[in-house]
Molecule: Bacterial RNase P class A
Organism: Desulfobacterales bacterium
RNA sequence: GAAGCAGGCCAAACGAUCGCCGGGUUGUCCGUGAGGCGACCCGGAGGAAAGUCCGAACACCACAGGGCAGGGUGCUCCAUAACGUGGAGUCGCGGCGACGCGAAGGAAAGUGCAACAGAAAGUACACCGCCGGGCGCGCCAUGCGCGUCCGGUAAGGGUGAAAAGGUGCGGUAAGAGCGCACCAGUUCUCCGGGUGACCGGAGAAGCUCGGUAAACCCCACCCGGUGCAAGACCAAAUAGGGGAGUGUUUGAGAACGGCCCGUUCGAGCUCCCGGGUAGGUCGCAAGAGGUGACCGGCAACGGCCAUCCACAGAUGAAUGAUCGUUGCCCGGAGAGGGGCGACCCGAUUCGGGUACAGAAUUCGGCUUACGGCCUGCUUCGGCC
Numbered sequence: 001g002a003a004g005c006a007g008g009c010c011a012a013a014c015g016a017u018c019g020c021c022g023g024g025u026u027g028u029c030c031g032u033g034a035g036g037c038g039a040c041c042c043g044g045a046g047g048a049a050a051g052u053c054c055g056a057a058c059a060c061c062a063c064a065g066g067g068c069a070g071g072g073u074g075c076u077c078c079a080u081a082a083c084g085u086g087g088a089g090u091c092g093c094g095g096c097g098a099c100g101c102g103a104a105g106g107a108a109a110g111u112g113c114a115a116c117a118g119a120a121a122g123u124a125c126a127c128c129g130c131c132g133g134g135c136g137c138g139c140c141a142u143g144c145g146c147g148u149c150c151g152g153u154a155a156g157g158g159u160g161a162a163a164a165g166g167u168g169c170g171g172u173a174a175g176a177g178c179g180c181a182c183c184a185g186u187u188c189u190c191c192g193g194g195u196g197a198c199c200g201g202a203g204a205a206g207c208u209c210g211g212u213a214a215a216c217c218c219c220a221c222c223c224g225g226u227g228c229a230a231g232a233c234c235a236a237a238u239a240g241g242g243g244a245g246u247g248u249u250u251g252a253g254a255a256c257g258g259c260c261c262g263u264u265c266g267a268g269c270u271c272c273c274g275g276g277u278a279g280g281u282c283g284c285a286a287g288a289g290g291u292g293a294c295c296g297g298c299a300a301c302g303g304c305c306a307u308c309c310a311c312a313g314a315u316g317a318a319u320g321a322u323c324g325u326u327g328c329c330c331g332g333a334g335a336g337g338g339g340c341g342a343c344c345c346g347a348u349u350c351g352g353g354u355a356c357a358g359a360a361u362u363c364g365g366c367u368u369a370c371g372g373c374c375u376g377c378u379u380c381g382g383c384c
Base pairs, nucleotide, nucleotide: 001380002379003378004377005376006375007374008373009372010371012326013325014324015323016322017321018320020044021043022042023041024040025039026038027037028036029035030033046356050367051366053365054364055363056362057361058227059226060225061224070223071222072221073220074219075089076088077087078086079085090104091102092101093100094099105218106217110216111215112212113211127157128156129153130152131151132150133149134148135147136146137145138144139143165183166182167181168180169179170178184208185207186205187204188203189202190201191200192199193198231282232281233280234279241273242272243271244270245269246268253265254264255263256262289308290307291306292305294303295302296301327354328353329352330351331350332349333348336345337344338343
């Protein structure tokens, strides 16, 4: 210098002008209302607020207990309110490496599945080859070759992602764990280490068994449903329900501008109660909370102490816009400086950019999107 690996941090700043939402104080107006209009002050998105994929809190509904069905999880130990999450490990796989990835129980319970190729894809299989035998034919004829049939053979060839462990010796008609030695694996026993997954060692058994369970299935463990539009409270107008009173030629009540008279209409009218709706309030912002020491732990995390918190709380849904200056990033130019060198630093200047994204009951995670900076580490190359 190039290419990478792991971790951490930031998420522009300041000023001016004009706006939006919430809260506090206060002025003013009247129609005195959860009222209108102002003034001043304070606060106002994120690392992912996102996807809504897991797990909880909380709320309501359901629920004696148990089982079936259904769904989920699946190496170990630990962490946690809980988790399918995290930490530390084990084993396997990938990478030269830093390191990364893994739904990682069971295929010697049962069932199923496997394109193409291939003889055969599973209580395996005989296409070629090899070996034995029968028959036929040929010939240079005690035999050899060719053809055909029967049988043996998994050593060799060929097919395939995958074909019954590997090497050697023996053995055999030819072969084969058929036998033996060594190696690899499996199972079992014992010893040692580890909380454990598991690791190391010794021995025994020819045991050598194909793959697939994000196929059915088996085993172990876990799981009630719906979500803040949950739900609780206050509560109009109109209509309807219940009750009481009053009234129907003994006329309530209504209309005719306020009152009286009068005229006309006339079977309802008045009050109370309860439910629901509109609307409003709460839920709803002090919490499994943030920050910083110390202690325990490899760590995740826990304990303890101190300290901070009116500090978003909307509901068609605020948190913004414009201008200026600065910062940062990218590309170009580049005075000058450093080094033997590869190369490095760099005032200044021009242009462009400043990402992804927007709370909606609240937390813990996961996943996805995305600009930049820093630290440590790995491999390779150059120069000294």